A computed fold for an 81-nucleotide RNA from a Candidatus Rokuibacteriota bacterium, annotated as c-di-GMP-I riboswitch aptamer.
[in-house]
RNA sequence: UCUCGACAAGGGCGAACCUGCCGCGAGGCAGGGACGCAAAGUCACGGGUCAGGCCUCGAGCCUGACAGCCGGACUACCGAA
Numbered sequence: 001u002c003u004c005g006a007c008a009a010g011g012g013c014g015a016a017c018c019u020g021c022c023g024c025g026a027g028g029c030a031g032g033g034a035c036g037c038a039a040a041g042u043c044a045c046g047g048g049u050c051a052g053g054c055c056u057c058g059a060g061c062c063u064g065a066c067a068g069c070c071g072g073a074c075u076a077c078c079g080a081a
Stems, first nucleotide, its partner, number of pairs: 004079002012037002017032006035068001041074003045071003048066007
């Protein structure tokens, strides 16, 4: 350095659900709350799912959402075997 990930150390993130605000919606943000996570950090590039719209009605097109669905790219803490 690469691979790897320990009943290690110090820390980190925060599902469902609840409250408030924003959005037509998927969903987002903040607070509470922890199911889990070694990239549950970042990026919608490929696939997928979801929402709104259009439509020649073809899962066809457009716009958007999800990174905690899978793959890919970039970056990163610690160090037992």